[in-house]
Context: one part of a larger RNA
């Protein structure tokens, strides 16, 4: 000096990206326990007290004929220690916000999460030799199932809800019409031949799906405007004009896991706060199952604050063990 431990004056997070690490707490019994809540919870919430041993005694249970023994329990009095759940073992706690409802699952060996799954919800396909999938096929799974079933896809408990647009793309429907291949058809034309013929070419007409066309459909893929003016202070604009669109973003939320300008502005917390919480709305570039907004419970998730606690720190020290190192 390093590793692993133990202890530490005063202070107690001043450390640091961050209380990382360590410390605190820890058991049993009694008392006591908030907001909120889906009435189950939250909850071991929080917080407070007691605990050893000796004597006397209450009550119960088991054994015994009984004396008594064992065990559990209540009351009173006393004794000793720094310390009585005396070692070991053995929750730190509270508040706030975000995300995900929850228990689960995951990158075997740098990621455990807000990712995946999930119950629940929707759309869609499938009538059974089902759809879908595997296989060249036979055959098999689906399923010894039968639409309260099975497949695909999106969303993701629960509560309140889920607006407008079908112009584009997709899908579904449409006995008309247009276009459209091979095929059918054969007016004609050409070559050759004396001719019959043979050969080549070939207009009209006919001719499916598809496409065009006409409709439907957004919990299908997706999309959801601009400029100008206007009220008797000012400011703002309920109101008006105009252009464009398939339709111009509704409810709710909003500097947000989304806000560039930005450390926005105001309020709270601090002596001091780019973070945090509550508001405002000027949303660069939220927004409704690529779900919107809430939400008790839950979380080795993330943010901020507080109490307790501490060598994290001010500021380091000593000791133990094992190394390193020096000498032999």
């Nucleotide at each position: 000096c390093u590793a692993u431990g133990u202890u530490g004056a005063a202070g107690g997070a001043a450390c640091u990206c961050g209380g990382c690490a360590a410390a605190u707490u820890g058991c049993a019994c009694g008392c006591g326990u908030a907001a909120c809540u889906u009435c189950g919870g939250a909850a071991g919430a929080a917080g407070c007290g007691u605990g050893a041993c000796c004597c006397u005694u209450u009550u119960g249970c088991g054994g015994g004929c009984a004396a008594c023994c064992g065990u559990a329990u209540g009351a009173g009095g006393g004794u000793g220690g720094c310390a009585c759940a005396g070692a070991c073992c053995a929750g730190g706690g509270g508040g706030u916000a975000g995300c995900g409802a929850c228990u689960g699952u995951u990158u075997a060996c740098c990621a455990a999460a807000a990712a995946c799954a999930c119950a629940g919800g929707g759309c869609u396909c499938u009538g059974c030799g089902a759809a879908g999938c595997c296989g060249c096929a036979a055959g098999g799974c689906g399923a010894c199932g039968u639409a309260u079933a099975g497949g695909g896809u999106c969303u993701g408990a629960c509560g309140c809800c889920u607006g407008c647009c079908c112009g584009g793309u997709g899908c579904c429907g449409g006995a008309a019409g247009g276009u459209u291949a091979a095929g059918a058809g054969g007016a004609g034309a050409u070559g050759u031949g004396c001719a019959a013929g043979c050969a080549u070419u070939g207009a009209a007409u006919u001719g499916a799906a598809g496409c065009c066309c006409c409709g439907g459909u957004a919990a299908a893929c997706g999309g959801c405007g601009g400029c100008c003016g206007u009220a008797a202070c000012u400011a703002u604009a309920a109101c008006g004009g105009u252009c464009c669109u398939a339709a111009g973003g509704u409810a709710g939320c909003g500097a947000a896991a989304u806000u560039c300008c930005u450390u926005g502005u105001c309020g709270g917390g601090u002596a001091a706060g780019u973070u945090c919480c509550g508001a405002c709305c000027u949303g660069c570039a939220c927004g409704a199952a690529u779900g919107g907004c809430g939400u008790a419970a839950c979380g080795a998730c993330u943010u901020c604050c507080c109490c307790g606690c501490u060598g994290u720190c001010u500021c380091c020290a000593a000791c133990a063990u094992a190394g390193a190192c020096u000498c032999a």
Molecule: large-subunit ribosomal RNA, domain IV
Organism: Oricola nitratireducens